[in-house]
RNA sequence: GUUCGAAAGGGCAAACCCGCGGUAACGCGGGGACGCAAAGCCAACGGGGCCUGCGAGGAGCAGGUCGGCCGGGUUGCCGAA
Numbered sequence: 001g002u003u004c005g006a007a008a009g010g011g012c013a014a015a016c017c018c019g020c021g022g023u024a025a026c027g028c029g030g031g032g033a034c035g036c037a038a039a040g041c042c043a044a045c046g047g048g049g050c051c052u053g054c055g056a057g058g059a060g061c062a063g064g065u066c067g068g069c070c071g072g073g074u075u076g077c078c079g080a081a
Base pairs, nucleotide, nucleotide: 004079005078011036012035016031017030018029019028020027021026034068040074041073042072045071046070047069048066049065050064051063052062053061054060
């Protein structure tokens, strides 16, 4: 250094509840912990879910949303085996 994930100290925070924003998916703040070694970041890298509009409630097209759906990219704490 790479792979990997024992320990310690710390970190993040699903569902749900409250407030605010958004047509919505969902986001932000507070409470709360199911989990997480990248649950840090990237949606102008690919696939996928979801919402909205058009369309014929289809196919499809366009815009949006999710990085806690997966792959990929990038940065990064600790160091037993």

c-di-GMP-I riboswitch aptamer from bacterium HR31, 81 nucleotides, folded computationally. The coordinates come from a structure-prediction model, not an experiment, and the mean pLDDT is 86.